RNA sequence: CUCUUAUCGAGAAAGGUGGAGGGACAGGCCCUGCGAAGCCUUAGCAACCAGCUGCGACUGCGGUCGGAGUGUUAGGUGCUAAUUCCUGCCCAGACUUCCGGGACAGAUGAGAG
Numbered sequence: 001c002u003c004u005u006a007u008c009g010a011g012a013a014a015g016g017u018g019g020a021g022g023g024a025c026a027g028g029c030c031c032u033g034c035g036a037a038g039c040c041u042u043a044g045c046a047a048c049c050a051g052c053u054g055c056g057a058c059u060g061c062g063g064u065c066g067g068a069g070u071g072u073u074a075g076g077u078g079c080u081a082a083u084u085c086c087u088g089c090c091c092a093g094a095c096u097u098c099c100g101g102g103a104c105a106g107a108u109g110a111g112a113g
Base pairs, nucleotide, nucleotide: 001113002112003111004110005109006108007107008106013042014041015040016039017038021031022030023029025088026087027086028085043080044079045078048076049075050073051072052071053068055066056065057064058063084105089102090101091100093098
């Protein structure tokens, strides 16, 4: 980087450094010298992976598989303004601006190349 798959209406910030940008892209609309991005530290959120525990099935008795949907632990990732901030394409309702559904795109995890 590409493919497959799951989730995306919940949750969670301070300090230092740094100096002007940031919210993927485009348009909106926002955040930002009462200090952006990036980096560092500490703290927190969260159960995708993993561990543990207990349950069920199988077992060649070593384990294997399923599964807990409020079991539990922060080890691997991830995250800590706004629904993925909203819309971008299609369909439907209402009707000049709203509303519902589905794609696309994007993000994150896991697996594969």